A computed fold for a 560-nucleotide part of an RNA from a Phycisphaerae bacterium, annotated as large-subunit ribosomal RNA, domain I. It matches the Rfam family "Bacterial large subunit ribosomal RNA". The coordinates come from a structure-prediction model, not an experiment, and the mean pLDDT is 82.

Context: one part of a larger RNA
RNA sequence: GGUGCAUGGUGGAUGCCUUGGCGUCGAGAGGCGAUGAAGGACGUGGUAGGCUGCGAAAAGCUCCGGGGAGCGGUCAAACGCGCUUUGAUCCGGAGAUGUCCGAAUGGGGAAACCUCAUGUCACUGGGCAACCAGGUGACAUGACCUGUGGAUGAAUUCAUAGUCCACAGGGGCCAACGCAGGGAACUGAAACAUCUAAGUACCUGCAGGAAAGGAAAUCAACCGAGACUCCGUAAGUAGCGGCGAGCGAACGCGGAAUUAGCCCAAACCGGGAGGCUUGCUUCCCGGGGUUGCGGGCCCUUGAGGAGUUACAAAGGCCUCGUUAGAAGAACGGCAUGGAAAGGCCGGGCAUAGAGGGUGACACCCCCGUAUUCGAAAACGAGAGCCCUCCUUUGAGAGGUGUCCCAGAGUAGCACGGAGCUCGUGGAACUCCGUGUGAAGCCGGGUGGACCACCAUCCAAGGCUAAGUACUACUCGACGACCGAUAGCGUAUAGUAAGGCGACUGAAAGGUGAAAAGAACCCCUAUAAGGGGAGUUAAAAGUACCUGAAACCAUGUACCU
Repeated sequence: GGUGCAUGGUGGAUGCCUUGGCGUCGAGAGGCGAUGAAGGACGUGGUAGGCUGCGAAAAGCUCCGGGGAGCGGUCAAACGCGCUUUGAUCCGGAGAUGUCCGAAUGGGGAAACCUCAUGUCACUGGGCAACCAGGUGACAUGACCUGUGGAUGAAUUCAUAGUCCACAGGGGCCAACGCAGGGAACUGAAACAUCUAAGUACCUGCAGGAAAGGAAAUCAACCGAGACUCCGUAAGUAGCGGCGAGCGAACGCGGAAUUAGCCCAAACCGGGAGGCUUGCUUCCCGGGGUUGCGGGCCCUUGAGGAGUUACAAAGGCCUCGUUAGAAGAACGGCAUGGAAAGGCCGGGCAUAGAGGGUGACACCCCCGUAUUCGAAAACGAGAGCCCUCCUUUGAGAGGUGUCCCAGAGUAGCACGGAGCUCGUGGAACUCCGUGUGAAGCCGGGUGGACCACCAUCCAAGGCUAAGUACUACUCGACGACCGAUAGCGUAUAGUAAGGCGACUGAAAGGUGAAAAGAACCCCUAUAAGGGGAGUUAAAAGUACCUGAAACCAUGUACCU
């Protein structure tokens, strides 16, 4: 020096555990904000700091309800001082207070700071007083934009712009879902340019609890259907495509949902106001009216309906639910053990033998569970009642005639684009830009160039629940989900740390049933460590459950 064995050290694997995560389902909620939000700064406790709560009325104040014996949040104990059956702490509802910053909004600003004006009040000084003066402080008001109403009012006569006043609204934040305006590239095509990726990512605007869409100028095919949305199918079909890579419908059918359809403009009637060329025209209000086997107008007949999401609109009662809660069955003994819930013996309850806790495994010890009950107050829902509205000023039905009305710089067309399965193609249809530009019911659009016949529908105004999408948030339930290198980045942390900054971003769980956390003595280089003693079931001794390996040391045997 090596090898084997033994005993230790170091180290923190493994096992067991779970305060934390992950996922799914159901229900709720789907917003908050100038009445100042989200998010913060600074304060606030008898006590220095962090977290939580709160705001100079500051771990709290008031009222109403619940609850019933202890309490003054937590890390985190001790001390001190208190509160409470005259009902505290605690839980729920409704209020009060709510510094400063922040949309931040009197002005400024390097956020949490500085500062102005006006009004009112307090204090101070002077004065007998009325009052005056000056400073300090408190409270209130003072941003901008839009709309409505009003006043005033230029160049410029009327007017308009502008200015001023009053009132109302807006602004900002927020996870995904939605609609719209813009809009890539990597990539694929085994290169690459049309194409693809993809109208994706991303940017912007706007909104809602959903949004969007929506009551046929739709489809269909000579049969017919009958708003929209979503799902399945049709179908990887028809098609599109450097006919490459790839892209990719619709009709129809089956479901979800649904007692969903409505309102204007116009004709016509009545009223009012204005302009003037005095018989026309414009505007306002009310009635009327709303569609295509046509509607209105005209003639005949003729009585009940509807409703709070659209079609008018508000409230009350009642019921139910949410936001605190309440009641809730049934067990003892013996031995073992530190401890019984395990064992043995004998009982009981069960609409409750879900689950958790308790010194080892508990239906009957505790919390609960099944089941039943409960609200002064606030909020939500409802199909009922009260209630409200329409209708002889005609709902609905039938019929003839008349030719009154039915959305114009629109439809169409040309050129340039976009969307559809459609990449310009024979390219319809839908939507934009520029130009041009109808008919008007004997009318017009569509049916994939175009024409005819036929069929079908009525554009150029508007509203509309449900079925559908999503989950930052609240509550409940569940898991052949994880168990501390796993599971969220976080068993809590967006912390420590890094970066000028945008931003990046960890590690770290476990004594024991209970601190019973080792009085006292000794050694000593003295806040260390150790030896006794003591606690405990066990030192498991806070560097604490178990305590593997690498690695280190000591002893011993053998080899060299």

The sequence was found in a public genome assembly. NCBI's taxonomy places the organism under Bacteria, Pseudomonadati, Planctomycetota, Phycisphaerae.